[in-house]
RNA sequence: GCCUUGAGGCAAUGUUGUCUUUGUGAAGCGUGUCAGGUCCGGAAGGAAGCAGCACUAAGCAGAGUUCGCAUGUGCCUUAAGUUAAU
Numbered sequence: 001g002c003c004u005u006g007a008g009g010c011a012a013u014g015u016u017g018u019c020u021u022u023g024u025g026a027a028g029c030g031u032g033u034c035a036g037g038u039c040c041g042g043a044a045g046g047a048a049g050c051a052g053c054a055c056u057a058a059g060c061a062g063a064g065u066u067c068g069c070a071u072g073u074g075c076c077u078u079a080a081g082u083u084a085a086u
Base pairs, nucleotide, nucleotide: 003081004080005079006078007077008076009075010074011073012071013070014069015068017066019064020063021062022061023060024059030055031054032053033052038047039046040045
């Protein structure tokens, strides 16, 4: 000096959660609009409202951010580390 081990630091990788963002997302227990049809009315007109559509919720998936956790990943600093017998 190489290598190994302990400690500290930085990074890398993985990951729970926070926050931001995108998408998806309600047969019924969400909102709105409500074709058709139904009800009220002599009529004019009203009422409730299924499907559909739109928006949204819980949830799910992706991206980013950040606190933490993990590591037989990398680097730096430092300390130690051969074998046998008694």